This is a predicted complex of two RNAs, RNase P RNA and transfer RNA, with 467 nucleotides together.
[in-house]
RNA sequence: GGAGUCGCCCAGGCAAUCGCUGUAACUCUUUGAUUACAGAGGAAAGUCCGGGCUCCUUCGGACAGGGCGCCAGGUAACGCCUGGGGGGCGUGAGCCCACGGAAAGUGCCACAGAAAACAAACCGCCGGCCUCGGUCGGUAAGGGUGAAAAGGUGCGGUAAGAGCGCACCGCGCGGCUGGUAACAGUCCGCGGCACGGUAAACCCCGCCCGGAGCAAGACCAAAUAGGGGAGUAAGGCAGCGCGCAACUCUCCCAAUAGGGGAGUUGCAGCAAGCGCUGACUACCGCCGGUCCCGAGCGGACUCCCGGGUAGGUUGCUAGAGGCCGCUGGCGACAGCGGUCCCAGAUGAAUGAUUGCCCGCGACAGAACCCGGCUUACGGGCGACUCCGCCC
RNA sequence: GCCGGAUUAGCUCAGUCGGUAGAGCACAUCAUUCGUAAUGAUGGGGUCAGGUGUUCGAAUCACCUAUCCGGCACCA
Numbered sequence: 001g002g003a004g005u006c007g008c009c010c011a012g013g014c015a016a017u018c019g020c021u022g023u024a025a026c027u028c029u030u031u032g033a034u035u036a037c038a039g040a041g042g043a044a045a046g047u048c049c050g051g052g053c054u055c056c057u058u059c060g061g062a063c064a065g066g067g068c069g070c071c072a073g074g075u076a077a078c079g080c081c082u083g084g085g086g087g088g089c090g091u092g093a094g095c096c097c098a099c100g101g102a103a104a105g106u107g108c109c110a111c112a113g114a115a116a117a118c119a120a121a122c123c124g125c126c127g128g129c130c131u132c133g134g135u136c137g138g139u140a141a142g143g144g145u146g147a148a149a150a151g152g153u154g155c156g157g158u159a160a161g162a163g164c165g166c167a168c169c170g171c172g173c174g175g176c177u178g179g180u181a182a183c184a185g186u187c188c189g190c191g192g193c194a195c196g197g198u199a200a201a202c203c204c205c206g207c208c209c210g211g212a213g214c215a216a217g218a219c220c221a222a223a224u225a226g227g228g229g230a231g232u233a234a235g236g237c238a239g240c241g242c243g244c245a246a247c248u249c250u251c252c253c254a255a256u257a258g259g260g261g262a263g264u265u266g267c268a269g270c271a272a273g274c275g276c277u278g279a280c281u282a283c284c285g286c287c288g289g290u291c292c293c294g295a296g297c298g299g300a301c302u303c304c305c306g307g308g309u310a311g312g313u314u315g316c317u318a319g320a321g322g323c324c325g326c327u328g329g330c331g332a333c334a335g336c337g338g339u340c341c342c343a344g345a346u347g348a349a350u351g352a353u354u355g356c357c358c359g360c361g362a363c364a365g366a367a368c369c370c371g372g373c374u375u376a377c378g379g380g381c382g383a384c385u386c387c388g389c390c391c
Numbered sequence: 392g393c394c395g396g397a398u399u400a401g402c403u404c405a406g407u408c409g410g411u412a413g414a415g416c417a418c419a420u421c422a423u424u425c426g427u428a429a430u431g432a433u434g435g436g437g438u439c440a441g442g443u444g445u446u447c448g449a450a451u452c453a454c455c456u457a458u459c460c461g462g463c464a465c466c467a
Base pairs, nucleotide, nucleotide: 001387002386003385004384005383006382007381008380009379010378012357013356014355015354016353017352018351020039021038022037023036024035025034041363045374046373048372049371050370051369052368053213054212055211056210057295059294060293061292062290063289065209066208067207068206069205070084071083072082073081074080085099086097087096088095089094100204101203105202106201107198108197109196122143123142124139125138126137127136128135129134130133151169152168153167154166155165156164170193171191172190173189174188175187176185177184178183217314218313219312220311227305228304229303230302231301232300235280237278238277239276240275241274242273243267244266245265246264247263248262249261250260251259252258283299284298285297286296307466308465309464321340322339323338324337325336326335327334328333358361392463393462394461395460396459397458398457401416402415403414404413410447418434419433420432421431422430440456441455442454443453444452
């Protein structure tokens, strides 16, 4: 000097004027005015995970459905983070990995190829037979195909071959040693080797998950037709009350309908009917996946059409909070002490103009709140690695 | 703000246990006609919105990004 890796930090600055939002004080003329103070981010974003908070019956089970997946730890929790193991990439600093199970089962593996998985004989090799290029048999060492072809090398062996036998390497299982563990060592023994890939295919194993979301929810105010339709279900039991039916007369009334009263006849003080109450259930609804089971609560629930209002308060920001120090831990982080208060808008504020300076300013704007991940993006600093040159 | 869905030829859409993507209309050429339309025949046209991964292989499976569309207030 060049190329690269990792970590941390900043997010143009200062001044003046005008304006916006909130809080506090003061004033009172009370939706205001004055003064003071404060006023976007590292991602406020995507809404991809996890939690707080609120409501729904977060009651249990079963079946669905979804997620996660080496080990240990951290955390409110996580799919995040830290440390470690294994695998892969890079000369290296370092980086990446959805990293359980394919000897539980099922499926798939196009084309090519003889064969794509309880194997299999196209060429070749070897043997038998004969009509001499065919047939029968053996053979997975060689050729060829493919992304992938059933351990590798050597020796023996054989008609030719083959873990068929042996040695070494590799593989699997068990033991031992080290480690909390994942795993490692290759120390010992056993097994000729036990049969590809795919689980971001179904699936199996282990663990986890109730749902909806601040337009949740609560309160006040205003207005309207407290409306109409469809669907599901309205079961029997007990108690109490009313007598019931037909006819005639009369009153209310627009009405021959309906209702009130009186009389006569029949039936009966049972039954039926109507109403109310009560508990029950085999009916229905409620756990926002279920024509499921149980518990509990309730007697209704669901959908559609139509009508009205588009106002205010609260939730709303002091929090798993920031900063500093000490202690413990390799670290993520935890504990203790001190200190600080740091946006809360609701057509939605945080801006505009001018001047000066510099390295001339990227991505981008809170909307209930946190912890992460991912994506977008300018600049600076530090440490480290590799290469080249000079001393 | 919150919650869902879609993206395949110029247009409208098919394509699901992953195996090299089609239909209708439109377009081009030819035939038919005096000529045009209609009709018939033939043909072209696709980075399956973009990227990364899983797999031998991705429109299809997973993740990230972009664009577009839809729903969600209260009262009775």
Record summary
The coordinates come from a structure-prediction model, not an experiment, and the mean pLDDT is 76. Rfam match: Bacterial RNase P class A.